[in-house]
RNA sequence: AAUUCGCCCUUAGAGUUUGAUCCUGGCUCAGGAUGAACGCUGGCGGCGUGCCUAAUACAUGCAAGUCGAACGGAUGAAGCGAACUAAGCUUGCUUAGAUCGUGAAUUCAGUGGCGAACGGGUGAGUAAUACAUAAAUAACCUGCCCCUAUGUCUGGAAUAACAGUUGGAAACGACUGCUAAUGCCGGAUAAUGUUCUUGAGAACCUUCUUGAGAAACGAAAGAUGCUUUCGCAUCGCAAAGGGAUGGAUUUAUGGCGCAUUAGUUAGUUGGUGAGGUAACGGCUCACCAAGACGAUGAUGCGUAGCCGGCCUGAGAGGGUGAUCGGCCACAUUGGAACUGAGACACGGUCCAGACUCCUACGGGAGGCAGCAGUGGGGAAUAUUGCACAAUGGGGGAAACCCUGAUGCAGCAACGCCGCGUGAGUGAUGACGGUCUUCGGAUUGUAAAGCUCUGUCUUUAGGGACGAUAAUGACGGUACCUAAGGAGGAAGCCACGGCUAACUACGUGCCAGCAGCCGCGGUAAUACGUAGGUGGCAAGCGUUGUCCGGAUUUACUGGGCGUAAAGGGAGCGUAGGCGGAUUUUUAAGUGGGAUGUGAAAUACCCGGGCUUAACCUGGGUGCUGCAUUCCAAACUGGAAGUCUAGAGUACAGGAGGGGAAAGUGGAAUUCCUAGUGUAGCGGUGAAAUGCGUAGAGAUUAGGAAGAACACCAGUGGCGAAGGCGACUUUCUGGACUGUAACUGACGCUGAGGCUCGAAAGCGUGGGGAGCAAACAGGAUUAGAUACCCUGGUAGUCCACGCCGUAAACGAUGAAUACUAGGUGUGAGGGUUGUCAUGACCUUCGUGCCGCCGCUAACGCAUUAAGUAUUCCGCCUGGGGAGUACGGUCGCAAGAUUAAAACUCAAAGGAAUUGACGGGGGCCCGCACAAGCAGCGGAGCAUGUGGUUUAAUUCGAAGCAACGCGAAGAACCUUACCUAGACUUGACAUCUCCUGCAUUACUCUUAAUCGAGGAAGUUCCUUCGGGAACAGGAAGACAGGUGGUGCAUGGUUGUCGUCAGCUCGUGUCGUGAGAUGUUGGGUUAAGUCCCGCAACGAGCGCAACCCCUAUUGUUAGUUGCUACCAUUUAGUUGAGCACUCUAGCGAGACUGCCCGGGUUAACCGGGAGGAAGGUGGGGAUGACGUCAAAUCAUCAUGCCCCCUAUGUCUAGGGCUACACACGUGCUACAAUGGCCAGUACAAUGAGAUGCAAACUCGUGAGGGUGAGCUAAACUAUAAAACUGGUCUCAGUUCGGAUUGUAGGCUGAAACUCGCCUACAUGAAGCUGGAGUUGCUAGUAAUCGCGAAUCAGAAUGUCGCGGUGAAUAAGUUCCCGGGCCUUGUACACACCGCCCGUCA
Repeated sequence: AAUUCGCCCUUAGAGUUUGAUCCUGGCUCAGGAUGAACGCUGGCGGCGUGCCUAAUACAUGCAAGUCGAACGGAUGAAGCGAACUAAGCUUGCUUAGAUCGUGAAUUCAGUGGCGAACGGGUGAGUAAUACAUAAAUAACCUGCCCCUAUGUCUGGAAUAACAGUUGGAAACGACUGCUAAUGCCGGAUAAUGUUCUUGAGAACCUUCUUGAGAAACGAAAGAUGCUUUCGCAUCGCAAAGGGAUGGAUUUAUGGCGCAUUAGUUAGUUGGUGAGGUAACGGCUCACCAAGACGAUGAUGCGUAGCCGGCCUGAGAGGGUGAUCGGCCACAUUGGAACUGAGACACGGUCCAGACUCCUACGGGAGGCAGCAGUGGGGAAUAUUGCACAAUGGGGGAAACCCUGAUGCAGCAACGCCGCGUGAGUGAUGACGGUCUUCGGAUUGUAAAGCUCUGUCUUUAGGGACGAUAAUGACGGUACCUAAGGAGGAAGCCACGGCUAACUACGUGCCAGCAGCCGCGGUAAUACGUAGGUGGCAAGCGUUGUCCGGAUUUACUGGGCGUAAAGGGAGCGUAGGCGGAUUUUUAAGUGGGAUGUGAAAUACCCGGGCUUAACCUGGGUGCUGCAUUCCAAACUGGAAGUCUAGAGUACAGGAGGGGAAAGUGGAAUUCCUAGUGUAGCGGUGAAAUGCGUAGAGAUUAGGAAGAACACCAGUGGCGAAGGCGACUUUCUGGACUGUAACUGACGCUGAGGCUCGAAAGCGUGGGGAGCAAACAGGAUUAGAUACCCUGGUAGUCCACGCCGUAAACGAUGAAUACUAGGUGUGAGGGUUGUCAUGACCUUCGUGCCGCCGCUAACGCAUUAAGUAUUCCGCCUGGGGAGUACGGUCGCAAGAUUAAAACUCAAAGGAAUUGACGGGGGCCCGCACAAGCAGCGGAGCAUGUGGUUUAAUUCGAAGCAACGCGAAGAACCUUACCUAGACUUGACAUCUCCUGCAUUACUCUUAAUCGAGGAAGUUCCUUCGGGAACAGGAAGACAGGUGGUGCAUGGUUGUCGUCAGCUCGUGUCGUGAGAUGUUGGGUUAAGUCCCGCAACGAGCGCAACCCCUAUUGUUAGUUGCUACCAUUUAGUUGAGCACUCUAGCGAGACUGCCCGGGUUAACCGGGAGGAAGGUGGGGAUGACGUCAAAUCAUCAUGCCCCCUAUGUCUAGGGCUACACACGUGCUACAAUGGCCAGUACAAUGAGAUGCAAACUCGUGAGGGUGAGCUAAACUAUAAAACUGGUCUCAGUUCGGAUUGUAGGCUGAAACUCGCCUACAUGAAGCUGGAGUUGCUAGUAAUCGCGAAUCAGAAUGUCGCGGUGAAUAAGUUCCCGGGCCUUGUACACACCGCCCGUCA
């Protein structure tokens, strides 16, 4: 310190359903691990690990031998002994040789002993003869080892080896003969051994201990050494007891899946007896009995060696069972025994099978799941290595031998751990790369350079521990020292979010990526590459598997009204749970002790390798099991008592509760008869149908079947389904009151049993109405439907099946507790009144509403609240309540109930919108009421289409189409054809030269090009500078080329509609709500009142302009009342008036009446020029339509660069079978034509407007006064007056065409306008449909302007004349507010189903 208690610590989430939200719920990710494999890469060392697949087949070598101190042989050195031979001689000695004996020693084979049953391998089988844990053996065995006490006496017969003969190819034998032992067999001796009998004692049942008696059982006088014979010692051997070790058997508990496996079993279960075993036992046999196991899951099938542990996890758990350790099983497959202490035996035997090999074909041999190794399989797993030096094992007295156990080495990044690939300094922030807003930024102190170091590596030298005498495979290894030089040593993955890390280029829904969401369709941080960055690092990613996250199987720790989920209902078995009190017990429970929980692992404190990994000492833990003791609160057991639960009894009233029998009236249909006549019936409208053979209608009579109006009620009864005329009979239950009786008798309820709407089925009846199927008629594109006319099963009854429903309160049953208020049904009580009442209480049935709960909606004493008990059910969507199997059923079918595959969602509740052939309120020339049109004709103009070299481009429902274009002959012009130019038509910069500029000629279709001529700018500080022109080179110019879906700006539209928002507060978990809704009112979210809102902003209104009245100031170019004057306000005069244009006034619901909430406001009125925003204009909220515009302009990116740029000529934009839009002119008499007469306003005018005069029929020409404009310039027209025409294709209408002219302009052909004369088309008021307009408006009439050389029926303005109709909101269209439904949110042009391809 680990342990216990307390504190502390530990327990992390994210993405994805939606427009957004909350929830449910799945999918996916981040972590850890691995006997791994694959891809890219790879310096070193230490320690580990390495066929997970074919328990597939195996070449070769090795893996179990040893003992001569058990034995017989064989071989046999030195020495010794014996005899022999030879030599020498000292003649019995020496030497030499060979032979024999002895002999240390050796020994292949043999007899014998021990071992070979260990060690090593593998996991096929096995769901229990296995394993783990705890017990039992009083039911057992145990070689070698240890202890105790004892013995080791005496005989015998064989046999291998060997020798001989002989068979066989071989393996291997056969016969005869000799021989030994610690081989084998007798005899003696021995009990504390075995069996039996018996006495005593003990005990947990079978039994145990001990005493006595009778019978049977043994040895190797062996081996060696020393003494030397007396023996001793050692090793053996034998018997007995005990121990230790190892085994055997039994018992209990524990650990897989499937019930779509529910019944299994005849030696089966038990008994008696016998046999067998080391031992118990149906282990085996004979007989007897009929048992035994099973929903607490037998039997069967599938899968699997089990455990200590390992991985993960906060834990509980989940997964796993490589290496190490324990047990089991197996050894080519199956079976069997032998030997032995031990095997039914991996490297033994026998038999059978398969396979392989040898063979002389007769017969033999073999077993790597031992170590290496080979083939094969596979994604995948190593050397035919060294050594017995250490540790251990076998044999031996020992030396020693054997040992692929083991110790080491080799291979492999397979894993864990450690180290290195350099350190310091170094800014002009070098070069290069990348990006760029072109300024720079970044790579980056990074590099180079300078100064150092030497870990690893290399070389050389020394050199261990492991072995405390000897002996070292490892190994000249670890380690130490020295030298040398930055030298030899970095990759992999990622960079859209999750998730740390971003840019460029390429690509263009292609190529590709992807764990989930998803990315890619021309500006991709998501593909590929590069630069940069992030992470990890000798590794990094990917794939597979497991746990985690996942509280997503929930014991810890979930749910079931609507998300998946309450059984259709009741009765009830097993089971689970159970009222008060007393005593007892001790099964559960709590505590103590003991034994065990092997070691290793884990954790703590230490120790050893330089550290770590690794190894190791001690301790703790191993949450478990067993035994024993204590306690007795609670649960359980036993015994007793009680009455609150439950039940009984008695007394009441209520009820469509059930069953059977009977009765009734209304209606319907049918039949008969009468009256009576033409229709009836039916529908949105019709038709089919019925009817002159008399329907329908009506009257009377009759028949039949079914259902029971009113009462009738969120009222009653029932368990649910369900039950409705009335009466009777039988019968169930609930409620109220009393408190007499029983005394927990209770609750729930798997299986089981019963009931169970409608439809359907079977048999037999019945059949009025209704009515599937069917027929006909309609509707419709079709209509196998909705509607109509008919109509059969069926509906009804009896009996029997079926067994399901949105069988719903989508809410299982029971008990207790937890605010109220108000109805109603059935009772009871107290009290009061003449009476209606008031209060209390029980049971039922409703509504509202706190606390609480809920994701919300909602529930709320009839809970979805708070608790307890029991049952049923759920675990993403689809496939599917389907298939197969089982059960039930006559069938239909019901019930039980999967998987493959597929998706990333499916879903609940609520929110905001949008939408609705939903609702309410309101508005608008929206409709209605009117007026005038369009759509028909001709022409003008625009568009489509077609055509073309080109007919440039854009605009496309409203909101494109007389639009861009306020004006295309050239130009414009962007298009086409042809011809030219290339620093360019245009801009800036550099250099050089010089002027500029202006005519002219040639060429060309024209520009371009060529030529010659004239001519010499400005400023100056005299250096030069500026402008302009020409030339040169390049940077660049240029583009009406693309993208309006990259953009700015501008514009349209909803819509001048009344809306759109914010701050604070409040409510809601939240999206959001409130405010902004409600009651009124308004043109208006305008105003008032109310209100959890109070305020504010953008819009509305007002402020601005024009106009309507008036005052005042000012009177010229305007005006003229007075005085003069003139043809004429012409002039004098005047400024009163008109008018002009500055400043003011005026209108505010201010006043009155009525209504209204004493309000806002509305209706009416007065006054007033004007009255309720007086009329008109400008003014357009937040936003919608990826609305329009890159061709007004600007602009990102892309594209072109002797052309997609620029210039020029000509052509085109003007085409023309056709279709559409917008206009003009008409079709005529409210008119045309002719003549006469009158009245405006807005504007414009110097390259201009142009009077008057003149010429011309006219367009126009000539000349030209006046006018830079209240001064000059233009005839207003319709109108009015008069005349004519008289209803016709005309005196309407004017197209078209011809001729002749005019004007503009270089130019009028393509392709202008105007005039005159002539020509005189269609057209007689326009189908379906559709447009504008509410008052100075529509309609009608002319005038002016912009653009413009010329060219309006268009556009924008101006005035003249000047109506009708409505005062309403049913409908169409559009819009606003509130509300409702929604499976829509790209928002109904939505979503989505089926069929076919």